[in-house]
RNA sequence: AGAGUUUGAUCCUGGCUCAGGAUGAACGCUGGCGGUGUGUCUAAUACAUGCAAGUCGAAUGGGUUUAGACCCAUGGCGAACGGCAGAAUAACGCGUUGGUAACUGCCCCGCACUCAGGGAUAACCUGUCGAAAGACGGGCUAAUACCGGAUGGUUCCGCAAGGAUAAAGCUUUUGCGGUGCGGGAGGUGCCUGCGUCCUAUCAGCUAGUUGGUGAGGUAACGGCUCACCAAGGCGAUGACGGGUAGCUGGUCUGAGAGGACGACCAGCCUGAAUGGGACUGAGAUACGGCCCAUACUCCUACGGGAGGCAGCAGUAGGGAAUAUUCCGCAAUGGACGAAAGUCUGACGGAGCGUCACCGCGUGGUUGAUGAAGCCCUUCGGGGUGUAAAGACCUUUUCUGGGGGAAGAAUUCUGACGGUACCCCAGGAAUAAGCACCGGCAAACUCUGUGCCAGCAGUCGCGGUAAUACAGAGGGUGCAAGCGUUAUCCGGAAUUAUUGGGCGUAAAGGGUCCGUAGGCGGCGGGUUAAGUUGGAUAUUAAAUCUUGAGGCUCAACUUCAAGGCUGUGUCCAAAACUAACCUGCUAGAGUUUUUCAGAGGUAUGCGGAAUUCUGUGUGUAGGGGUAAAAUCCGUUGAUAUACAGAGGAACACCAAAAGCGAAGGCAGCAUACUGGGAAAAUACUGACGCUCAGGGACGAAAGCGUGGGGAUCGAAAAGGAUUAGAUACCCUUGUAGUCCACGCUGUAAACUAUGGAUACUCGGUGUUGGGGUGCUCGACGCCUCAGUGCCUAAGCAAACGCAUUAAGUAUCCCGCCUGGGAAGUACGGUCGCAAGAUUAAAACUCAAAGGAAUAGACGGGGACCCACACAAGCGGUGGUUCAUGGGGUUUAAUUCGAUAAUAAGCGAGGAACCUUACCAAGACUUGACAUUUUAGAGAAUUCGCCGGAAACGGUGAAGUGCCUUUGGGAGCUCUAUAACAGGUGCUGCAUGGUUGUCGUCAGCUCGUGCCUUGAGGUGUUCGGUUAAGUCCGUAAACGAGCGCAACCCAUAUCAUUAGUUGCAUAUUUCUAAUGAGACUGCCUCGCACAACGAGGAGGAAGGUAUGGAUGACGUCAAAUCAGCAUGGCCCUUAUGUCUUGGGCGACACCCGUGAUACAAUGGCCGGUACAACGAGAAGCAAUAUCGCAAGAUGGAGCAAAUCUUUAAAACCGGUCUAAGUUCGGAUUGAGGGCUGCAACUCGCCCUCAUGAAGUUGGAAUCGCUAGUAAACGCGUAUCAGCCACGGCGCGUUGAAUAUGUUCCUGGGUCUUGUACUCACCGCCCGUCACAUCAUGAAAGGUGGGGGCAUCUGAAGCACCCUCGUUAAUAGGGGGUACCACGGUGAAACCACUGAUUGGGAUGAAGUCGUAACAAGGUA
Repeated sequence: AGAGUUUGAUCCUGGCUCAGGAUGAACGCUGGCGGUGUGUCUAAUACAUGCAAGUCGAAUGGGUUUAGACCCAUGGCGAACGGCAGAAUAACGCGUUGGUAACUGCCCCGCACUCAGGGAUAACCUGUCGAAAGACGGGCUAAUACCGGAUGGUUCCGCAAGGAUAAAGCUUUUGCGGUGCGGGAGGUGCCUGCGUCCUAUCAGCUAGUUGGUGAGGUAACGGCUCACCAAGGCGAUGACGGGUAGCUGGUCUGAGAGGACGACCAGCCUGAAUGGGACUGAGAUACGGCCCAUACUCCUACGGGAGGCAGCAGUAGGGAAUAUUCCGCAAUGGACGAAAGUCUGACGGAGCGUCACCGCGUGGUUGAUGAAGCCCUUCGGGGUGUAAAGACCUUUUCUGGGGGAAGAAUUCUGACGGUACCCCAGGAAUAAGCACCGGCAAACUCUGUGCCAGCAGUCGCGGUAAUACAGAGGGUGCAAGCGUUAUCCGGAAUUAUUGGGCGUAAAGGGUCCGUAGGCGGCGGGUUAAGUUGGAUAUUAAAUCUUGAGGCUCAACUUCAAGGCUGUGUCCAAAACUAACCUGCUAGAGUUUUUCAGAGGUAUGCGGAAUUCUGUGUGUAGGGGUAAAAUCCGUUGAUAUACAGAGGAACACCAAAAGCGAAGGCAGCAUACUGGGAAAAUACUGACGCUCAGGGACGAAAGCGUGGGGAUCGAAAAGGAUUAGAUACCCUUGUAGUCCACGCUGUAAACUAUGGAUACUCGGUGUUGGGGUGCUCGACGCCUCAGUGCCUAAGCAAACGCAUUAAGUAUCCCGCCUGGGAAGUACGGUCGCAAGAUUAAAACUCAAAGGAAUAGACGGGGACCCACACAAGCGGUGGUUCAUGGGGUUUAAUUCGAUAAUAAGCGAGGAACCUUACCAAGACUUGACAUUUUAGAGAAUUCGCCGGAAACGGUGAAGUGCCUUUGGGAGCUCUAUAACAGGUGCUGCAUGGUUGUCGUCAGCUCGUGCCUUGAGGUGUUCGGUUAAGUCCGUAAACGAGCGCAACCCAUAUCAUUAGUUGCAUAUUUCUAAUGAGACUGCCUCGCACAACGAGGAGGAAGGUAUGGAUGACGUCAAAUCAGCAUGGCCCUUAUGUCUUGGGCGACACCCGUGAUACAAUGGCCGGUACAACGAGAAGCAAUAUCGCAAGAUGGAGCAAAUCUUUAAAACCGGUCUAAGUUCGGAUUGAGGGCUGCAACUCGCCCUCAUGAAGUUGGAAUCGCUAGUAAACGCGUAUCAGCCACGGCGCGUUGAAUAUGUUCCUGGGUCUUGUACUCACCGCCCGUCACAUCAUGAAAGGUGGGGGCAUCUGAAGCACCCUCGUUAAUAGGGGGUACCACGGUGAAACCACUGAUUGGGAUGAAGUCGUAACAAGGUA
């Protein structure tokens, strides 16, 4: 000190989260020791038991006892301290400063005094009552108990005279006391300035209230109390009310300013079961005292009594959670006492708790074969790891033994404690865990799991290769602890004083006026409140900082110094602010003269147009729309002419114009009236700016009352559109729109930009005014006030703003603090209502958002291209068949391919084989490969038997090669171990290959430049091209992959060569090398360019034609079944062999083709012309046989030599429009060929049969020239063939293109975007279901507080009375005040409530498609 998280990426805004520190903590796992601290935060809940305040015989009486001594009572002092708790309290309670109308036992100092008397009473003795607690009567007695008298300094009363007012003794002691007065110290009471939480959805509160006079009361001032009088007092600088809370020194955090907290320690306050009350006393309204009431607990003989742990332990309970019913008064301190001493759960100690802080240890050195085990592995090795073992050493700690403190100053006295500490011995011995390892954030692999189980602080992991789950190995961090949870501060400049913002991210009030308040021009003087400086007092101690000291160190603790940012008092200064006084004129205002203007209000007038009415002309339509219809019209519309009525709005002028505070304002005239500008003079003399509350104005719509009503027109109706159409469009049309008066008070009331003042480059328009120059104008220059555009500096996240600031500054006001819930609920105020205003929370999300960037997309735009459309030719879609696919069926119909980019595709040949599928029969180191071990046999060949075959059984032949004679090589068989094998899965783990966009013209890089950045530029632009092709321009200059060219074929020619070609020769042909074409030449156009148009020449002309060639990339496109390959799976089977079947099924649907429907034709006869190719298990001639398929036979040919009739065409004939002499499906019969084998399931021939079909709906395909169309030929695969398919070859040989509006696809630029999985995108609302929180609600329950009223315990005071004394006290009755309690009405708060409202969330639900593109009606 920052980091993660919004996006495809970027910058910004903005929230959420993390890393740090802390705790009176708790929980989980683990745990060796010591020291110092600390320990019921919850129930101020209830408490068993014990202890926690007594002491004094030197105040006094008595009792018991042998004595020592003990006990009871009177009396004195103490018990108001100490200890505990934080319920109450928002207060002079606390903190701090100052004060005094006061009191003060014990203590200290000083002065004075301490004389002489009296009567009682407890204990005790005795009697009575009672269960007890206890009470009562009689009798005896003392005092430092009580009482009066004397004296009286003082004090008090009184004008004075005068009056009133004290004591205590004990004693061996110079001792201890007592009384009064004065002073001190310490303590206490009271007053006071300032400070002290949240809430305005609490705005008014207050009758002893505020003050006065008098009286009472108090230690003391005072409405503290009372009587009378006055009507005050407090409050927006927050009264009153509500909520919460003990306050402080300080503690934690923070750089600080601050924020949070107030355990322990210390100061103050408050409390003692709850409420009230007084007594005693120096002091209490008294924790371990009293009285009363209430609740609770206990005892009881039922009559009545007792009690108060928020003291120390302890118990129960609550709770996530907090200790021993310990030791001791040895120390410190306290009470009493003359003292010894007694008491002291204060305190000193120990115990328990990893609760915190601090310290120590769990060993050290050496040790490589880098052991074993475990983990990983590319199988070579690597890691754990010098780690272990082993060797040597040490003993902090531990165990045992021995010694043994200080703490006591002070004679005695040590709880702690046989403790700390020291010495000796023993032995590595007794001692390591926890969390984490995807990023933030240090640390990585394997296995398991398979959106499951689970993890998670945040982003997010997990759907078969998870560094994120679980385990393991390894690693990282901390360590007797480590993690988690909770809370606080920090980071967060995320409430911003230090230190933020408001055009578009949240945020400027709709506008103006103006009160309080804040701020305020120039000069002089005075004061000294603020301010600054100095001095001084205080700021308790502890804490904090620094320096020292003591515990072995540290924590801890002691000493010293500093500090404690505050407050008071005194002195000084006088710049600034302030106050007062006095001046000034630059701000502001007044005056004079001009000027512009849709500024406002009222009244009147005007013309055009719409509509309606009347009259005329006139006739069939009009109107409306994309197209229609509703509608109007023969009862005469629309149109047209004239006249009339009525209401509303004011064309042109007109504009970036003008006026106004804003809203807003537009025909003309008049009246009244507000504001502004300029110029010039005089006057006033800071009179100013802003403005919380407040007031006024305030579009449209809406509301009330009364008018008015032409147009337009919510609602409504009808017609269309549509799947629907409660809309968009059309025809009507009510409220309203208009006027008057009143209300409402809101708008994207926007410049999304508050007001005022000052300053800060320029350019160019325009409105109003003034000055000046000249050539006097439709001129130039200067200037003031407005209103626009462009732009510099500067600012800004960027966009942009830029003298009309969003720049630089000052002042004042308003507003913001993540998104949603929500501008909503509740409450208040306003309103007739509608509603407005003020304005939350629970809950939920990790984003929401701004600007800009690159893409993609648009029912956005511009330009361009392509058989994309158009123009044409021929098809498909209908028929029959072939073939492929889907579906269905099946034991199996093996698998893959599925928009374009699957479907005559893989397959360029499924009868067996192929074959992967099914059924059946078999095999298990295997059909195939390499090796190991052991054994046998040469290998090999041929029979027979069973069987469907595989296979099994059996027989015969054979006995090899090399050799060092041991054996070896190869082959076969048997057994064994490694392994083989898999067309099993994953193309979403892959390689390779391929399709497609697309042969489209694009895709990038280096350096430079621009931008905060993503990124841009280059690659855009003007031309041009088939082309990012080329030229020019240009912050770019170059380059790469693509384009083009280079390559092949064809067309022309030359040269060379030539067999089997050519009868011979030119030629043709074959095939090798070359030439040729480059806009080279001419004309024109264009920018003297690129290039284009035309022409010449040429076989060929502008890329000559056709191929091959496929950029960066897209589709997780296709293929694990061509091959290869990671991982997973099978291993007597998912492997292998065999036979048979299936891949050929068949209601149906689709794709691709073949053949046709006929006369441009069919059939018959005749005649002609190719090219590419193929051939030895082959092609096969002549010949013979057969109607034919074919057969016999075999010349020739490993091929320019041999084999292979081209067909359409042409010539002649016939058929004559028909289901035919078209068409040939289907079926029957007979044959041929291949092949072990044509049943499932081949091809061909002959005869017979002769189906559908008469040109094909919506829709759709190909093709731009040797192309389409038509015609045949060849070939691969192949025994044969389901080939009508694929790939090639030649023959004949067209039509059309005006063009780019439209459809499809593509390219470039631009624009919008809420899309980026990229429009097959995103996304809204109702409804349905589930869950959650919340509002309303008839009511219900509870609570605290106030008011009124009733009752009136104890108690103080007062009154009356009884009674007695030395005086009281006491009893009875009453009055006033008053606690608890009862009742009543109202307000407030919390909880609950059938039902109900909206909200949020949820996987795939329903209905539509509102928004984002012109989102299809901006």
The prediction has a mean pLDDT of 84. Predicted 3D model of a 1418-nucleotide RNA (small-subunit ribosomal RNA) from a metagenome. The sequence is in RNAcentral, with records from SILVA. Its Rfam family is "Bacterial small subunit ribosomal RNA". Gene Ontology terms of the family: ribosome and structural constituent of ribosome.